[in-house]
Transfer RNA from an uncultured Bacilli bacterium, 74 nucleotides, folded computationally. The sequence was found in a public genome assembly. It matches the Rfam family "tRNA". About the family: Transfer RNA (tRNA) molecules are approximately 80 nucleotides in length.

RNA sequence: CGAAAUGUAGCUUAGCUUGGUAAAGCGCUUGGUUCGGGACCAAGAGACCAUGGGUUCGAAUCCCAUCAUUUCGA
Numbered sequence: 001c002g003a004a005a006u007g008u009a010g011c012u013u014a015g016c017u018u019g020g021u022a023a024a025g026c027g028c029u030u031g032g033u034u035c036g037g038g039a040c041c042a043a044g045a046g047a048c049c050a051u052g053g054g055u056u057c058g059a060a061u062c063c064c065a066u067c068a069u070u071u072c073g074a
Stems, first nucleotide, its partner, number of pairs: 001073007010026004020057001028044005050066005
């Protein structure tokens, strides 16, 4: 320098292909159970999806650019 992949909750990942107000596990908070803890049960909070634009009635999803990480090639 060229090409490709990835970026979503504190962490690990779905959802993208086929556009319609984002899901699960672990963790966290509260309550129950227990002498207490753990485990278990119930409820709840937490991400507007890497950033900025575009298309569209509507974008995590489609298009463009940029940033970060990784891989390959030179």